A computed fold for a 72-nucleotide RNA from Candidatus Magnetocorallium paracelense, annotated as transfer RNA. The organism belongs to Candidatus Magnetocorallium, within Bacteria. Its Rfam family is "tRNA". From the family's description: Transfer RNA (tRNA) molecules are approximately 80 nucleotides in length. By type it is a transfer RNA.
RNA sequence: GCGGGUGUAACUCAGUGGUAGAGUGAGAGCUUCCCAAGCUCUUGGUCGCGAGUUCGAAUCUCGUCACCCGCU
Numbered sequence: 001g002c003g004g005g006u007g008u009a010a011c012u013c014a015g016u017g018g019u020a021g022a023g024u025g026a027g028a029g030c031u032u033c034c035c036a037a038g039c040u041c042u043u044g045g046u047c048g049c050g051a052g053u054u055c056g057a058a059u060c061u062c063g064u065c066a067c068c069c070g071c072u
Base pairs, nucleotide, nucleotide: 001071002070003069004068005067006066007065010024011023012022013021018055025043026042027041028040029039030038048064049063050062051061052060
């Protein structure tokens, strides 16, 4: 230099054009003599960044950044 993959909540990951979710975590409550476990509620996000297409983009297109793999 070229090609490919990944980037979404504090963490691990879903979500392939129509209200951004789960588990774990954190906070509160129930329960218990206490702890743990269990149950309920709450808490949470510029979907890496910038632009384009579209009535509508995490999703499609282009550019760009970081990391990983391969080729040279």